RNA sequence: CAUUCAUCCAGAAGGGUGAAGGGAGCAGGCCCGAUGAAGCCCUGGCAACCGCCGUCGGCACCCCCGACGGAAAGGUGCCCCAUCCUGCCUCGACCGCUGUCGAGGAAAGAUGAGUG
Numbered sequence: 001c002a003u004u005c006a007u008c009c010a011g012a013a014g015g016g017u018g019a020a021g022g023g024a025g026c027a028g029g030c031c032c033g034a035u036g037a038a039g040c041c042c043u044g045g046c047a048a049c050c051g052c053c054g055u056c057g058g059c060a061c062c063c064c065c066g067a068c069g070g071a072a073a074g075g076u077g078c079c080c081c082a083u084c085c086u087g088c089c090u091c092g093a094c095c096g097c098u099g100u101c102g103a104g105g106a107a108a109g110a111u112g113a114g115u116g
Base pairs, nucleotide, nucleotide: 001116002115003114004113005112006111007110008109013043014042015041016040017039021032022031023030026087027086028085029084044079045078046077049075050074052070053069054068055067056066057065058064083108088105089104090103091102092101093100094099
């Protein structure tokens, strides 16, 4: 980088430094920011994807797989108002102009695990 699968409800901030941007990218909107953005560092925390432990089941045992539960010292991740909304498709309502609102899906993205 490509690709497959799962999740995207919820959760968790202080300090230092830094200086004007930031909310992934493009466009439009909306929002955050000098009461200090991004980035970096320290400390603390959240969660439970992998790994770990236990029980049960698939098997007669091991391995392996699945379900449930546990811990949080391991590998990651995250600490946001929020994947901020729209963009493509379908349906419904309103309106009578190609619009507004609502619902669902897709796409894109993020994180983890695997494969190449």

Model confidence (mean pLDDT): 77 of 100.
The RNA shown here (SAM riboswitch aptamer (S box leader)) has 116 nucleotides and comes from Salinibacter altiplanensis.
Rfam family: SAM riboswitch aptamer (S box leader). Rfam links the family to the GO term regulation of gene expression.